[in-house]
Molecule: Bacterial RNase P class A
Organism: Pseudarcicella hirudinis
């Protein structure tokens, strides 16, 4: 110097001419501001907000699952901790360790309970195919080899598999075995540091060491009301507050007016339906009301809609995500949906006959906000891996 991964930043600019949206100012037609992104894309999470509604409990559904912080929350982000894992260098006879390095983790729970574990293999959770000892029958034949049966013992060796009754060494044994020693590793208690998950130190048990899987069913902890802007309010205009069926429910008290029937107003009790909400309980509406079905009118403005958990910069804290103070600033708001087009020059990258030519990714706002996942030419920048030249 070159490629390739991975992270991050940027991802076009400027001037003029017409055009389009909004938006201020007046001299009413000039003039001045403003105008699509790091994902605006999925609709995968959370929340603002409206509403249901004056607000719940309870179960079931569903997420979420290591610790501790951030944060308005989150299945989201910071730092750790564990267990595997790259590479380098190191201690051990080993079996296994130790430090720095690089990544992953869907990280609670397998003695609450069910269920799987193919195929291979003897056997997948009370093993014995091959082997090895022990005793004992018998066969060839080269007296020392080899084959065959029967009984017992063994799980160290071999083989199958992704796993086969912890592993190294070593001493014992007929031949083995944690049988037993030391070590590594389990278990169980103690001390010591830490917020914490966890780590570390000595001890004591041959030790239920009979696996593994819960993005299987399950069990425990935490969590979570629903709907969504076409959510919702508000005006105006119009109409038939129509008609037919079925059904439900109308207890009283008091006050005024009246000669009484009554009639008005006030309080109280009332179903069927109906909402909260998947379901129970609870709570609300409902006075004349529901529930079918025939018919009629409107469908037009206004808001919700762009001032925020907001940008930017300092300054302090903090390993960090990230907080606090102070200053400053206001950067689309359309509604079938604007944001665009010529032309000229900048940059960037490539090809040249050095005259110049070509290309410039993924892509377009519709409440708003914070993450999350995909999609992207090209340039920059960091950090690793290979390689080429020199030293």
């Nucleotide at each position: 110097g070159a490629a390739a991964u991975a992270a991050g930043u940027c991802g076009u600019c400027u001037u003029a001419u017409c055009g389009c949206c909004u938006u201020u100012g007046c001299u009413u037609g000039c003039a001045g501001g403003g105008g699509a992104g790091g994902a605006a894309a999925g609709u995968c999470c959370g929340a603002a907000c409206a509403a249901c509604a004056c607000a719940g409990a309870g179960c079931a559904u569903c997420a979420u699952g290591c610790u501790u912080c951030c944060u308005a929350a989150c299945g989201g982000g910071a730092a750790g901790g564990u267990a595997c894992u790259u590479a380098a260098c190191u201690g051990g006879u080993g079996a296994c360790g130790g430090u720095u390095u690089u990544g992953u983790a869907a990280c609670a729970g397998a003695c609450a309970g069910u269920g799987c574990c193919a195929c291979a293999g003897a056997a997948a959770a009370u093993u014995a195919c091959c082997g090895c000892c022990c005793u004992u029958u018998u066969g060839g034949c080269u007296u020392g080899c080899u084959g065959a049966g029967a009984g017992g013992g063994u799980a160290a060796g071999g083989g199958u598999g992704a796993a086969a009754a912890g592993g190294u060494a070593g001493a014992g044994u007929a031949a083995g075995a944690g049988c037993c020693u030391a070590c590594c590793g389990c278990u169980c208690g103690g001390c010591u540091g830490g917020u914490g998950a966890c780590a570390g130190c000595a001890g004591a048990g041959g030790c239920a060491u009979a696996g593994g899987u819960a993005a299987a069913c399950c069990u425990c902890a935490u969590g979570c009301g629903u709907u969504g802007a076409a959510a919702g309010a508000c005006c105006a205009a119009a109409u038939a507050g129509g008609c037919u069926g079925a059904u439900u429910g109308c207890u009283c008290a008091g006050u005024a007016a009246g000669a009484a029937a009554u009639u008005a107003c006030u309080g109280u009790a009332a179903a069927a339906g109906g909402g909260c909400u998947g379901c129970u309980c609870g709570c609300c509406c409902g006075a004349a009301g529901u529930c079918a079905g025939c018919g009629g009118g409107u469908a037009g403005g206004u808001u919700g809609a762009u001032a925020g958990a907001g940008g930017c910069a300092g300054u302090a804290g903090g390993u960090g995500a990230c907080u606090a103070c102070u200053g400053u600033u206001c950067g689309a708001g359309a509604u079938a949906a604007a944001u665009g087009a010529u032309a000229a020059g900048a940059c960037u990258a490539u090809c040249u006959u050095c005259g110049g030519g070509u290309a410039g990714a993924c892509a377009g706002a519709a409440u708003u906000c914070g993450g999350c996942u995909u999609a992207u030419a090209g340039a920059c920048u960091u950090a690793u891996u290979u390689u080429a030249u020199u030293u």